[in-house]
């Protein structure tokens, strides 16, 4: 909400656009269904259902015939008569042959008599039966397809006064009388046949004629009826009928044991009126898409004669008229049989017409009549066309879209069964026949529905799989095994129903005269079953005969292995797959469904995603540029009346079947049957009058008018002014002017610019100017004038709904453009020069042409915007400006109409909107429906052209989009810091040589790190080792190392030693010669275990790959100050707030303020060390004070050096204290906090350190280590030699050392700090020029040494050079490490004596004990420091300051970015695929139109006694001919789109580096520039106006 009032039925979403969000918006999925196809798979029944494609073609064979009670005929069979007489038979005769006892027998053969009676023929028959023909009825029904039909075809309700109706039924009536043909048959003749023709003759319920006759029909007239004719009703005239079969009786009559001309039945026939059932026609309404189809029609519209029909009508003709038909969609194109229903839905709807039932329509195309109650007729006729078949080539014969069935075509759809027993139908008097309608049965899991493949026990949790974290879990009670069952299946017995009827009998009724016949009922007998070996059922056997498929990333139930490595596949949508794939393929487990399970296809749902129910247009897609206005929609107050629309009762229909309820029946269920409800429409009466509507009336608020007033850049023509500007005249005057970012290019000594005077000319009106003002919109701006529209106020006189919108139509319409005439100052597409750049078809500059102006046509477009259609009401205000009007002295209030801005309700996705609505209602128009193709092609339409309106589809994408959010980033902005600039001070880039990389180059130059953040970086030591298979080369194979298990194994394993070889390795191989513990309280090399040894399996080894599988450590923004949470509060949400704002700091420090209170990680302190003081504790430190000794000599309270004593001081290295803005002034908000002072060793974090918030950068390392997977295994693993990381045309980085006089160089004399030291550190002495070297005292260190510090003072020399700077490079000699300096070390003397005279562009460090500068120490180390890490020594300069480079915070802006700007992202050019437009053409298709032929058939007309024949109209099919239309297909061409890494360049996103976009010209490789004109959907800055708040 709906039917009911108990209670029932009834609407579910999800994935996908983002970094997340909410909105819009499309794709997708979950459902149900199918006349279904594929793919796996398959046990049974029931019940349905099955050629949707080629309306494509057809072998066979059946599918519609019946009736003998309508005829006449054949035959069969059966009786009777009648002839006919076969054959046997009796008898009679003849009497050949032969034999003969010659008597005579036998006895062919001829005639004949009688029975016998086949056989044949004819009649009749109350036999029976069968058929070709005539004849009746059926064949128009059933049954089968949807080809065509957008139609009165269906549907539904109607009407027929415009009408038919064969068989039924009912009424009341006929039915008399006569004549002639024909088929069948014969018979003749043509012909391959198929048929066909001539003669002769015959019947009828066949056909005709006459007769009667009407409530038939016609034809006149009245009367009546109706909305109206041809309805009714009545009178008068006039035409029109028939057929008989067949039983049975004798009651009448006539013959007369009986039978018809008589009687009675039944059927059949005529005419009539009815009825029922059925059809014909008519109309109302409803019926599919296109306007890129907009005009269509000549029999077309009406009429009137005329014919035509069962009937009504242009159905057909002839003449007259000129009309019909359309925007409410004619007409044209394209799809399609329509309906009850089915399917889907909550419904409304949407899709659909399978079976089953109605209606249509088609029967090979096509055309056309015949017959008939009925057809223009699926298995009738005729003609043409197409195919196919015979054929003697003259001709002829066919039509499965009926049941099978067959070929084809196709993804795809069965049996060439049996039966009329059941229903039904034709025919018949019946019986019956006939019925591929039907009723059965076979085949397809096609679909629905039901069974069932087993059921109960049964833990060793079996085997086997498989996974595993190796423990164990799972398949799993699953099996195996024990009990017991028997649907199903097999056999084998029994065994309903579906039958009713019909025949025969009897028996009642009814007809009738009747007991006879019919009829109709009962009752008894009989007789009928395709399906059937039926369903059901009963024993019997035995767990026996019966389980697939699909999926497991999300959606969506259900996960693990293995393989594969953007491969190979999957995908429904989003996406998987690039070596650890829950997403491929496999396997194993789960899920689901289940004789089925998936996939494809389509329909409907979800889709509110076409929105009636139930949506939208400010910015997502969508309001027309703007107005006027014709259909049209709607439309103020009030009275009457009507009663269309509305309501209400009643009726009538709405076919069955379906569907819902119920109840019944099949073992249940599908399924079927019986009632009820529903069928939501339609029509018909009657009521009702509120509201619409119609008419009539009045009314005055909508509306317009009038008088009175106002205001304005409202239009439109004339005419007039001054500023400025060029240009020209003339005066002054002189080098330069102009331009820009800088410039040229350009004008100027021929006199410019500048200034003065004067003139000429064309455009445009400064100030006033105002989110001020008019206009519809576009628009409009000096003044004046003259014409003109509209608006507002008052007044409340007129009119009285005159109103509002508005398809289509009409006017207007910026700028640019186009015609064609004027004009022409400036300004300026294009054009040309100079610039910029890489390049500049640009931006800047210098000219410049069309426009721009003006006049009269065009064009109709703009971001023509408020991106907001017009109207009318309604719903809080606040504050501002403009015209009015009223009160008011004045302030000022009040009330209209306009024109801002804040806001309240309310809307809104969100911004926002908000009485000038985007709010609450009604009217009316326009306009959306994913994105791209695409404001696009093709068709129209308009334009001179440009071009404008209208406006598709193929294809292809999952997205495209609004609002908002967080981030990030901007050649956006505000603030702030930082040695970040700037101020300084020394470097670096230049030289030279070290190092370290890059490239090169080698056999190898081993890997790694690559902007900062890689490069003197891992490596804090590369000559072997290190060192890595980086080369070259020679070895080993349980390995160099570890663990386990198994064998072996005393002169064994080893060791010195020797051979070989570069070494390793390999061979010998005297002599020595093996361990623990235990057996064992004595004894082991022997015995056992173990260690080592070896030989064997397991294994180890891997600096070998992946740092993009990873821990773990590191860089780096960064020692920046930030990164977040709970709870509460905003907001639909992301998400904000807190973290903003004001001051403040080194800081998100701290204060204050505040819808926010609070917390935690960072910040700072907590720690380490310097800087000052205390106290502790003094050895190896320390030596003032006392004091010894001993030297010295300037003889002192002396000096040096030992010692003793001592802890004062230094120091050591422990515990304490000190600073906290504490104090005091100024600012400041009376805060934080700063400025300055005081004190004090230090003052505002006191100086270094350590410490590094959540994150970034798939940042670096798998070569420190650790690890997962993979890879090697006689090698990618081990061993060794020997080379190479040390190469050298060359960049680059980082550094030493200079380039000199603040300096070299001698020589002399002072201060430390911090460290190291036993395979060391190494003192004093000695030697050497020196490196060094003998030596070895002292030191495991406050002691001893390293150890001299150097700069630096002193004092002398150099005196501006390539030098007494500088040392590179080379030579010679040496020293030290070391097995071993050759590639390839490091120092020494001595010699040599390169570059280099302070360094382009550029670039690095530094803010004080800092830079600078000096020298010492350590770690690595045998050896080797210009580099790391420390240490002390001298010790400085500047910082105005924050414009502006880098970085970084915050906070705001914009954004098409979120891999975040190293981001997206546009168009040409090439490439390939696809898709579509054009295009000379070509081809095929389809309607029409002209014209020519012209079958059959039909109508006319003539001829003829019929049959027929002639001419003629009509006319199917055919052909020609101009245009039409529409599909296909074309060399070439133009667009489009899609495709991981192609080319140019960068057009747009930020202010995109020239704001962007829109129309509209030009112009260019290409995005695209550039006038013009608008728009903000532009950043930033400043000023105005507005507003807020006080």
């Nucleotide at each position: 909400a709906a039917a009911g009032c108990c209670u029932u039925u009834g609407g579910a979403g999800g994935g996908u656009u983002u970094g997340a969000u909410c909105c819009u918006g499309g794709c997708u999925c979950a459902g149900a269904g199918u006349g279904a196809a594929c793919g796996c798979u398959g046990g049974c029944g029931g019940c349905g259902u099955g050629g949707a494609u080629u309306a494509g073609g057809c072998a066979u064979g059946c599918a519609a015939g019946u009736c003998g009670a309508g005829c006449g005929a054949u035959c069969c069979u059966u009786g009777u008569u009648a002839c006919u007489g076969a054959u046997g038979g009796a008898g009679a005769u003849u009497g050949a042959a032969g034999c003969u006892u010659c008597g005579g027998c036998u006895g062919a053969u001829u005639u004949u008599u009688c029975c016998u009676g086949a056989u044949g023929u004819a009649a009749c028959g109350c036999u029976g039966g069968a058929u070709a023909g005539c004849g009746g009825c059926a064949a128009a029904c059933g049954g089968g397809u949807g080809a065509g039909u957008a139609a009165c075809g269906c549907g539904u309700g109607g009407g027929u006064a415009a009408c038919c109706u064969a068989c039924c039924u009912u009424a009341a009536g006929g039915a008399g009388g006569a004549a002639g043909a024909u088929a069948g048959c014969u018979u003749c003749g043509c012909g391959a046949a198929a048929g066909c023709g001539g003669a002769g003759g015959u019947a009828a319920u066949a056909c005709u004629c006459c007769a009667u006759a009407a409530u038939c029909u016609c034809u006149a007239a009245a009367u009546u009826u109706u909305g109206a004719u041809u309805g009714a009703u009545u009178u008068a005239g006039a035409g029109c009928a028939a057929a008989g079969a067949u039983g049975g009786c004798c009651u009448c009559u006539a013959u007369u044991u009986a039978u018809a001309a008589g009687c009675u039945g039944u059927c059949a026939c005529c005419a009539u009126a009815a009825g029922a059932g059925g059809g014909g026609c008519c109309c109302g309404c409803g019926u599919c898409c296109u306007a890129u189809c907009a005009g269509g029609u000549a029999g077309u519209u009406g009429g009137u004669g005329g014919g035509g029909u069962a009937a009504u009508a242009g159905c057909c003709u002839a003449c007259c008229a000129a009309g019909c038909c359309u925007a409410a969609g004619a007409c044209g194109g394209g799809u399609a049989g329509c309906u009850g229903g089915c399917g889907u839905g909550a419904g409304a709807g949407c899709g659909u017409g399978a079976c089953c039932a109605g209606c249509c329509a088609c029967a090979u195309c096509g055309g056309g009549a015949c017959u008939g109650a009925g057809a223009c007729a699926c298995u009738g006729c005729c003609c043409g066309g197409a195919c196919u078949c015979c054929u003697a080539c003259g001709g002829g014969a066919g039509g499965c879209u009926g049941c099978a069935g067959u070929c084809g075509a196709g993804a795809a759809u069965c049996u060439u069964u049996c039966c009329c027993a059941a229903u039904g139908g034709a025919c018949g008097a019946a019986a019956g026949u006939c019925u591929g309608a039907g009723g059965a049965u076979g085949c397809g899991a096609c679909g629905c529905c039901g069974c069932g493949u087993g059921g109960g026990g049964g833990a060793u949790g079996a085997a086997g799989g498989c996974c595993u974290u190796c423990g164990g879990g799972u398949c799993g009670u699953a099996a195996a095994c024990c009990c017991a069952u028997u649907u199903u299946a097999u056999u084998a017995g029994g065994g309903a129903g579906g039958a009713a009827c019909g025949u025969u009998a009897g028996a009642a009724u009814g007809u009738u005269a009747a007991u006879a016949g019919c009829u109709u009922u009962c009752u008894a007998a009989u007789c009928u079953g395709a399906c059937u070996g039926u369903a059901c059922u009963u024993a019997a056997u035995g767990a026996a005969u019966a389980a697939g498929c699909c999926a497991c990333g999300g959606c969506u139930a259900a996960a693990u292995c293995c393989g594969u490595g953007c491969c190979a596949g999957c995908a429904g949508c989003c996406g998987c797959g690039g070596u650890a794939a829950u997403a491929c393929g496999g396997a194993u487990g789960u899920g689901g469904c289940u004789a089925g399970c998936g996939u494809u296809a389509c329909u409907c749902g979800g889709u509110u995603u076409g929105a009636c129910u139930g949506g939208g247009u400010g910015u997502a897609a969508a309001g027309g540029g703007u107005c006027c206005g014709c259909a049209g929609g709607c439309g103020g107050c009030u009275a009457u009346a009507c009663a269309a629309g509305u309501g209400a009762c009643a009726g009538g229909u709405g076919a069955a079947a379906u569907c819902u309820u119920u109840c019944g029946g099949c073992u249940u269920a599908a399924c079927c049957g019986g009632a009820a409800a529903a069928c939501u429409g339609c029509c018909u009466u009657u009521c009702a009058a509120a509201c619409u509507g119609u008419a009539u009336g009045g009314c005055u608020u909508g509306a317009g008018g009038a008088u009175g007033g106002a205001a304005g850049a409202g239009g439109a023509g004339a005419g007039u002014g001054g500023a400025a500007c060029u240009g020209c005249c003339g005066g002054u005057g002189u080098a330069a002017a102009g331009g820009u970012g800088a410039a040229a290019u350009u004008u100027g000594u021929g006199g410019a610019u500048a200034u003065c005077g004067g003139u000429a000319g064309g455009a445009a009106c400064g100030c006033c100017c105002g989110u001020g003002g008019a206009g519809a919109a576009g628009u409009c701006g000096a003044c004046u004038c003259u014409c003109u529209g509209g608006u507002c106020c008052a007044u409340a006189u007129c009119u009285g709904a005159c109103g509002c919108u508005c398809a289509g139509g009409g006017a207007c319409g910026a700028a640019a453009g186009c015609u064609a005439g004027g004009g022409a100052a400036g300004u300026g597409a294009a054009c040309a020069g100079g610039a910029u750049u890489a390049g500049a078809u640009a931006c800047c500059c210098u000219g410049g042409u069309a426009a721009u102006c003006c006049u009269a046509g065009c064009u109709g477009u703009a971001a023509a915007c408020g991106a907001u259609g017009g109207g009318c009401a309604c719903u809080a205000g606040g504050u501002g400006u403009u015209c009015g009007u009223u009160c008011g002295u004045a302030a000022g209030a009040a009330u209209g109409g306009g024109u801002g801005c804040c806001g309240c309700a309310g809307u809104u996705a969100a911004c926002a909107c908000a009485u000038u609505a985007a709010g609450u209602g009604c009217c009316c128009c326009a306009c959306c429906u994913g994105g791209g193709g695409a404001c696009u092609a093709c068709g129209g339409c308009c334009g001179c052209a440009a071009g404008g309106c209208u406006a598709a589809a193929a294809c292809u994408c999952a997205a495209a989009g609004g609002a908002a959010u967080u981030g990030a980033c901007g050649g956006g902005g505000g603030c702030c810091c930082g040695c970040a600039c700037a101020a300084g001070c020394g470097g670096u880039g230049g030289a030279a040589c070290a190092c370290g990389u890059g490239g090169u180059u080698u056999a190898a130059u081993u890997c790694g790190a690559u902007g900062c953040u890689a490069c003197g970086c891992g490596a804090g030591a590369a000559a072997c080792c290190u060192u890595a298979u980086c080369c070259a080369g020679g070895g080993c194979u349980u390995g160099a190392c570890a663990u386990g298990c198994a064998g072996g194994a005393a002169g064994u394993a080893g060791u010195a030693u020797c051979c070989c070889g570069a070494a390793a390795a390999g061979g010998a191989g005297u002599c020595c010669g093996a361990c623990c513990g235990g057996u064992a309280a004595c004894c082991a090399a022997u015995c056992c275990g173990g260690a080592a040894c070896u030989u064997g399996c397991a294994c180890a080894g891997g600096u070998g790959c992946u740092g993009c599988a990873u821990g773990g450590c590191u860089g780096u923004c960064g020692u920046c100050a930030g990164c977040u949470c709970g709870u509460g509060c905003c907001g639909u949400g992301a998400g904000g707030u807190g973290u903003u704002c004001c001051c403040u700091u080194a800081a998100g420090u701290g204060g204050g303020a505040u819808a926010a209170c609070g917390a935690g990680c960072g910040c700072a302190a907590c720690c380490c060390u310097c800087g000052u003081c205390u106290c502790u504790a003094g050895u190896u430190g320390c030596c003032a004070c006392u004091u010894u000794u001993a030297a010295g000599u300037u003889u002192a309270u002396c000096u040096u050096a030992a010692g003793a004593a001592g802890c004062a001081c230094u120091c050591u290295a422990g515990a304490g204290g000190g600073a906290c803005u504490g104090c005091c002034c100024g600012c400041g908000u009376u805060a934080a906090g700063u400025g300055g002072g005081a004190g004090g060793a230090a003052g505002g974090u006191g100086g270094g350190g350590a410490u590094g918030a959540c994150g970034u950068c798939a940042a670096g390392u798998c070569c420190g280590c650790a690890u997962g997977g993979c890879c090697c295994u006689u090698a990618u693993g081990c061993c060794c030699u020997g080379g190479g990381c040390u190469a050298c045309a060359c960049a680059c980085g980082u550094g030493u050392u200079a380039c000199a006089a603040u300096g070299c160089c001698u020589g002399u004399u002072a201060c430390a700090a911090a460290g190291g030291g036993c395979g060391g550190c190494g003192a004093u002495a000695c030697c050497g020029u020196a490196a060094g070297g003998u030596g070895g005292a002292g030191c495991a260190a406050a002691u001893c040494c390293c150890a001299a510090a150097a700069a630096a003072g002193c004092a002398g020399g150099c005196u501006c050079a390539g030098u007494u700077c500088g040392g590179a490079u080379c030579g010679a000699g040496g020293u030290c490490u070391g097995c071993a300096a050759c590639u390839c070390g490091a120092c020494c003397u001595c010699g040599u004596g390169a570059a280099g005279c302070u360094g382009g562009a550029a670039u690095c460090g530094c803010u004080a004990g800092u830079a600078a500068u000096g020298g010492c120490g350590c770690a690595u180390c045998a050896u080797c420091a210009c580099g790391g890490c420390g240490c002390c020594g001298u010790g400085a300069a500047u910082a105005c300051g924050u414009u502006c480079c880098c970085g970084g915070g915050c906070c705001u802006u914009g954004u098409a970015c979120a891999c975040a700007c190293c981001g997206c992202c546009c168009g040409u050019c090439a490439a390939g695929c696809g898709c579509u437009g054009a295009a000379a053409g070509u081809g095929g298709g389809g309607g029409g139109c002209a014209c020519c032929c012209g079958a059959a058939g039909c109508u006319c007309u003539g001829a003829u006694u019929u049959u027929u024949c002639a001419a003629a109209g009509u006319c199917a099919c055919g052909g020609u001919g101009a245009a039409u239309u529409u599909c296909a297909u074309g060399a070439u061409u133009g667009g489009c789109g899609c495709u991981a890494a192609g080319u140019c360049g960068u057009a747009a996103c930020a202010a995109g580096g020239u704001a962007g976009c829109c129309g509209u010209a030009c112009g260019g490789g290409a995005a695209c520039g550039u006038g013009c004109g608008g728009c903000u959907g532009g950043a930033u800055c400043a000023c105005c106006u507005c507003c807020u708040u006080u």
Predicted 3D model of a 1590-nucleotide RNA (small-subunit ribosomal RNA) from a Candidatus Omnitrophota bacterium. The organism belongs to Candidatus Omnitrophota, within Bacteria. Model confidence (mean pLDDT): 81 of 100. Rfam family: Bacterial small subunit ribosomal RNA. Rfam links the family to the GO terms structural constituent of ribosome and ribosome.